Model confidence (mean pLDDT): 84 of 100. The RNA shown here (small-subunit ribosomal RNA) has 1377 nucleotides and comes from an uncultured bacterium. Its Rfam family is "Bacterial small subunit ribosomal RNA". The sequence is in RNAcentral, with records from Greengenes.

[in-house]
RNA sequence: AGAGUUUGAUCCUGGCUCAGGACGAACGCUGGCGGCGCGCUUAAUACAUGCAAGUCGAACGGACGAGGAGGAGCUUGCUCCUCCAAGUUAGUGGCGGACGGGUGAGUAACACGUGAGUAAUCUGCCUUAGAGUGGGGAAUAACAACCGGAAACAGUUGCUAAUACCGCAUAAUGUCGCGGGAUGGCAUCUUCCUGUGACCAAAGCUUUAUGUGCUCUAAGAUGAGCUCGCGUCCGAUUAGAUAGUUGGUGAGGUAACGGCCCACCAAGUCAACGAUCGGUAGCCGGACUGAGAGGUUGGCCGGCCACAUUGGGACUGAGAUACGGCCCACACUCCUACGGGAGGCAGCAGUAGGGAAUAUUACGCAAUGGGGGCAACCCUGACCUAGCGACGCCGCGUGAAGGAUGAAGGUUUUCGGAUUGAAAACUUCUUUUAAGAGGGACGAUAAUGACGGUACCUCUUGAAUAAGCCACGGAUAACUACGUGCCAGCAGCCGCGGUAAUACGUAGGUGGCGAGCGUUGUCCGGAUUUACUGGGUGUAAAGGGCGAGUAGGCGGGAUUACAAGUCAGAUGUGAAAUCCGGAGGCUCAACUUCGGGGCUGCAUAUGACACCUGUAAUUCUUGAGUGAUGGACAGGGAGGCGAAAUUCCCGGUGCAGCGGUGGAAUGCAUAGAGAUCGGGAGGAACACCAGUGGCGAAGGCGGCCUGCUGGACAUUAACUGACGCUGAGGAGCGAAAGUGUGGGGAGCAAACAGGAUUAGAUACCCUGGUAGUCCACACCGUAAACGAUGGAUACUAGGUGUGCGGGGACUGACCCCCUGCGUGCCGCAGUUAACACAAUAAGUAUCCCACCUGGGGAGUACGGUCGCAAGAUUGAAACUCAAAGGAAUUGACGGGCACCCGCACAAGCAGUGGAGUAUGUUGAUUAAUUCGACGCAACGCGAAGAACCUUACCAGGGUUUGACAUCCAGAGAAUUAUGUAGAAAUACAAAAGUGCCCUUCGGGGAACUCUGAGACAGGUGGUGCAUGGUUGUCGUCAGCUCGUGUCGUGAGAUGUUGGGUUAAGUCCCGCAACGAGCGCAACCCUUAUUGUUAGUUGCUACCAUUUAGUUGAGCACUCUAGCGAGACUGCCCGGGUUAACCGGGAGGAAGGUGGGGAUGACGUCAAAUCAUCAUGCCCCUUAUGUCUAGGGCUACACACGUGCUACAAUGGCCGGUACAAUUAGAAGCUAAGCCGCGAGGUGGAGCAAAACUGAAAAACCGGUCUCAGUUCGGAUUGUAGGCUGAAACUCGCCUACAUGAAGCUGGAGUUGCUAGUAAUCGCGAAUCAGCAUGUCGCGGUGAAUACGUUCCCGGGCCUUGUACACACCGCCCGUCA
Repeated sequence: AGAGUUUGAUCCUGGCUCAGGACGAACGCUGGCGGCGCGCUUAAUACAUGCAAGUCGAACGGACGAGGAGGAGCUUGCUCCUCCAAGUUAGUGGCGGACGGGUGAGUAACACGUGAGUAAUCUGCCUUAGAGUGGGGAAUAACAACCGGAAACAGUUGCUAAUACCGCAUAAUGUCGCGGGAUGGCAUCUUCCUGUGACCAAAGCUUUAUGUGCUCUAAGAUGAGCUCGCGUCCGAUUAGAUAGUUGGUGAGGUAACGGCCCACCAAGUCAACGAUCGGUAGCCGGACUGAGAGGUUGGCCGGCCACAUUGGGACUGAGAUACGGCCCACACUCCUACGGGAGGCAGCAGUAGGGAAUAUUACGCAAUGGGGGCAACCCUGACCUAGCGACGCCGCGUGAAGGAUGAAGGUUUUCGGAUUGAAAACUUCUUUUAAGAGGGACGAUAAUGACGGUACCUCUUGAAUAAGCCACGGAUAACUACGUGCCAGCAGCCGCGGUAAUACGUAGGUGGCGAGCGUUGUCCGGAUUUACUGGGUGUAAAGGGCGAGUAGGCGGGAUUACAAGUCAGAUGUGAAAUCCGGAGGCUCAACUUCGGGGCUGCAUAUGACACCUGUAAUUCUUGAGUGAUGGACAGGGAGGCGAAAUUCCCGGUGCAGCGGUGGAAUGCAUAGAGAUCGGGAGGAACACCAGUGGCGAAGGCGGCCUGCUGGACAUUAACUGACGCUGAGGAGCGAAAGUGUGGGGAGCAAACAGGAUUAGAUACCCUGGUAGUCCACACCGUAAACGAUGGAUACUAGGUGUGCGGGGACUGACCCCCUGCGUGCCGCAGUUAACACAAUAAGUAUCCCACCUGGGGAGUACGGUCGCAAGAUUGAAACUCAAAGGAAUUGACGGGCACCCGCACAAGCAGUGGAGUAUGUUGAUUAAUUCGACGCAACGCGAAGAACCUUACCAGGGUUUGACAUCCAGAGAAUUAUGUAGAAAUACAAAAGUGCCCUUCGGGGAACUCUGAGACAGGUGGUGCAUGGUUGUCGUCAGCUCGUGUCGUGAGAUGUUGGGUUAAGUCCCGCAACGAGCGCAACCCUUAUUGUUAGUUGCUACCAUUUAGUUGAGCACUCUAGCGAGACUGCCCGGGUUAACCGGGAGGAAGGUGGGGAUGACGUCAAAUCAUCAUGCCCCUUAUGUCUAGGGCUACACACGUGCUACAAUGGCCGGUACAAUUAGAAGCUAAGCCGCGAGGUGGAGCAAAACUGAAAAACCGGUCUCAGUUCGGAUUGUAGGCUGAAACUCGCCUACAUGAAGCUGGAGUUGCUAGUAAUCGCGAAUCAGCAUGUCGCGGUGAAUACGUUCCCGGGCCUUGUACACACCGCCCGUCA
């Protein structure tokens, strides 16, 4: 000293929470010792028992009386009597029980604190000084007798003493009265001197002393009473209180002042500077906290106060209205003979109760202190000690050194190790503490010690007796494993836990503190979060709706005086303790002692006042006001007048509609509407002018005219001379709506009615329509009453409009310049969280007022005030949340804006959706119908090909170190004909075979097989939300970023935006940006042209030749495939910014990226895949592994997707006849020929391929069919065949013959395509034994249309709004459950 928490991120506002310290504490776990402190915070509840205040015989009379002396009686050791007498003490008397001890109920008060006053007072014992102590008297307890009562306690009669009581004498420096003089002060008065009159004392005792008491007076000391200034909690949802109340006079009372009390008189007194009332509370020195200012607190110790079961009262006394005294009343408890009595722990112990919670019915008067006494001494639960309690503070210990192979065990692990561990065991040592033994204090300088045989010292024994608690996600030091699986639980805040939890529980480890550690509670701090120090109010909470003005606060220039504020030193006080620093004593410390400082305060008196504020006085004119002159104005109020329009009424003309809407309907209209013309009535509002123009304090004010009236402004400088600013309360004004009474009512129009809209429509739209709107008077008193910005004054760059004035200059009315007041915009400094404000401040300053202190609850409830009511105003709490909020940023989104692109729409062509069928999917089914893929971006997808295999599924049959890998041991070569059982796997039997390498001939080794044991294998089991890799998609969209710089407090911005242009963030220009990277483009492949090289398997113009480029010949051409060329806006014209680029043209095979392909930025979708593969964790292990035969993946009421074939004449069928390219081929392609209607069979030439083979269809020509369910269409089915293959039933393909279904162009909707494209025609290949309408390729024929970008979809960029950020499939409101 700060930190966490609002957001995707940021800055701010703002609350909540944490880290610190403290405690008379409590609770949980744990607990060795000592010292010093502390210990009923609750029930001021009730109390058993014991103790806590007595003492004095030197005040007094008695009584008892050890002992002594004498006497008498006799029982000769006993009784009685007298005297002396130590001692004891019930009573009288004195002093003390007013101190000491307890508690905090009451008390908001002169109770307390502080400082004064007492000239308004008292003071026992004590000290000092002066004076005195003479002489008498009358009683009474005790005691005795009688007597009442249960008791407590009385009663009657009689006797007696005193330091008990009462007169008398004496008496002043006493008191009082009346005089005189002086002094001081504060009005009354005080003090001193003096004269005079009146009044008031006493007590003795003894051990005989300078004894001790007693009386009066004065002074001191101590203690107490009373009075005053200042200070001392919360509430205004308590605003008025008060009759002894305030004052006076007189009397009384008191120690003393006083309405303290009484009589009379007056009507005062207190209060917004908070009276009264209500709530709470003992106050202070101090304590805790804090940097301080403050805040909280008042336990222990000390001072004061109050109280003593509750309430009241006096007595005694120096002192009480008396804790352990008295009286009365109530409540409670106890005793009782029922008549009556006794009691008061908030003294010390202790008990019950209450409570989270607080101790022994201890020892002693040895010390300190107190009471009594001459004293000895007695009393003292004050006090000193001990006991109990980790309640707090302080100190000490629980061992030290060595010891490594880093033992074992635990934990963890990547299995190597790491850690526990600088540990333990073990060896050596020490003894604080502990236990035992001995000595033994200070506290008392003679005696006397409860503590106590204590502290302390010495010796002996032996590591011996002694460690826990909390935390470990962040803030906050400290991490792993297992268990659990939004469960159990944690949590002060944020938040953890839904199968890999450093946050739960346990363990190991680690961190912190340590005889303690945590938790809970409370206070301060952090919190500048009530802001004096030290905050704010445009938008975060917060400016009153507005002005005039009361109290109050603040206030211009000059001079003088005073000295209140202010300043300086001084004096008194601020108790002690506490605090600070210094020194000392307990071994240290805590604790304690001493001296010092401080206690920031109050009071007194003195001085200063150069300034400032104040007060008093004088003065000034600039603030303010008045006067004079002048113009401007929807300022206010009253009266009158006007024209246009709506509506209504009357009349004319006139015919069928009008009106209304997105479209309609309700409504009006043949009884004449609407339209139009004329006349009339009535109410309300005032077009144009009209303007971020004017006026007003605000609300607000708009036709014209006339009276009345307010304010502002300018010029002038005659007058006053600070007369000013602000303004709590209070009074006034105050839109609209609303209220009351009475008018008025054209239009409009809540409510209401009807028609529509809609899922509904108590709405939006339409037709009507009442209050109201208007006027007068009276209420209401609120608005987003807003500039969301209180008023006043001064100062602080400019620029540009506008309204009303004044001045200068000018020929001038224009223009120009200067200036005042108002009203706008832009903008610098400055301010601000930012936005923004910026001379009309939200800047710099001063003054005054109002208001704010997290969100919700709530501007609600209750109470008060106001109102006729509606309601207004003032205005909480419980409870609940960790946020609510402001400004700005980046995205995303919008049925926001602007621009642009895309077969996105449009323009076209062909489809799909209808039929049949193929195929995939859902669903349902099943023993199983294995699994995955689900909008685009799953559904002819994984699967480039399920009869077995594949195969993962099902029901059976087998097997268990395994079908597969490595290691060990043993046996055997391996292999296996053949047979039996079986569906096979397999099992059993069994002939044969003994190989290869080395050898010391014993054997050993390699490969392979079998057997055995275990490590392990195996898993298409789970998790694609634990992962790698791969892929899809936005999207081949033009974007995505970085460095440095600059701007911004920051998130971020800039660059990348802008003007053009492009397919493109493509390029150009501009620009606080300059550059760069990944993307775009290009480089790559292919295709289109050509040159050259090369001519075989290709080609054939020329020369021969053939049925045939067949052969010779040739390489010109075609073609093939290497290397080149070619295209770059290069050229021209026009446009464009002399740009990029665009349009057109030339040339060219090709022209503006020529066509096509490959190529996929940063990222998004927890997108897809654990079943391609790899892989963490979990799971199975005679099974979820593995082998086998069969079945299933092909099932079928439906539904969907993708295709194929069609519905026909641009066609079908028959016949004839051309032209490709890609490409494959050896377990292959297969020619010719022959057979078969055909599938095919046979055959085997040729070909590992520019050589051989597989091979075109549509088109074209000719014929036929003639619009039909057909010579269209071919499903389905039957029969007979063919092919592949162990095998064609479930479940293949093909052929022939026969059969001949639906279907006649397809609803809503929806898909593809912009040129060699769509459409149409066939061909090839992969997979593959066989199986294609699928997929991937190839060529043939070969169109139509695009005006254009309004709309739909998707995308890019700029901008705008946002309460969204999981980002509109968002957020969120209400009702119901």